Record summary: The RNA shown here (FMN riboswitch aptamer (RFN element)) has 161 nucleotides and comes from a Bacillota bacterium. Its mean pLDDT, the model's own confidence on a scale to 100, is 81. The sequence was found by an Rfam model in a public genome assembly.
RNA sequence: CGGGACCUUCGGGGCAUGGUGAGGGUGCGUGAGCGCCCGAUUCCAGACCGGCGGUAAGGCCGAAAGGCCGAGCCCGCGAGCGGCCCGCGCCGAAAAGCGGGGGCGGCAGACCCGGUGCGAUGCCGGGGCCGACGGUAAAGUCCGGAUGGAAGAAGGUUGGC
Numbered sequence: 001c002g003g004g005a006c007c008u009u010c011g012g013g014g015c016a017u018g019g020u021g022a023g024g025g026u027g028c029g030u031g032a033g034c035g036c037c038c039g040a041u042u043c044c045a046g047a048c049c050g051g052c053g054g055u056a057a058g059g060c061c062g063a064a065a066g067g068c069c070g071a072g073c074c075c076g077c078g079a080g081c082g083g084c085c086c087g088c089g090c091c092g093a094a095a096a097g098c099g100g101g102g103g104c105g106g107c108a109g110a111c112c113c114g115g116u117g118c119g120a121u122g123c124c125g126g127g128g129c130c131g132a133c134g135g136u137a138a139a140g141u142c143c144g145g146a147u148g149g150a151a152g153a154a155g156g157u158u159g160g161c
Stems, first nucleotide, its partner, number of pairs: 004158007015046001017045003023038006047141002049131002051077004058069004072129002080107002083104004088099003111127005133144003
């Protein structure tokens, strides 16, 4: 220095504004009805946001060696959803049910044009696009699972490597 084992800490952002009015409340009237108020971060217009690792022709620092930063839509990962298999706990006579854990494999999102250049889905300019599940007035932004989990990041301990 590298790997292993173990431990600790950390580990996601976002509706300003206007419109509509599902629905709710309420006043007046004998009544048909006539008003008023509230009412969507979900609809319409518009606004806003961008986890982790990799890649790196840009930027910054440096005399140099080199260092640091640099992609939501390029390659992967994670959260989410559902399937199969295997244990565990609760309940039960059993079957069923409830809860939680592990393994395997599956599904699941988005970029173009112009410029420069040997070379760009990464740079510059411009215009686009995307965003789990449950709830609810149809949700990337609200509430919930979640005081959870996690890609990973940093640090520490250890030799019988």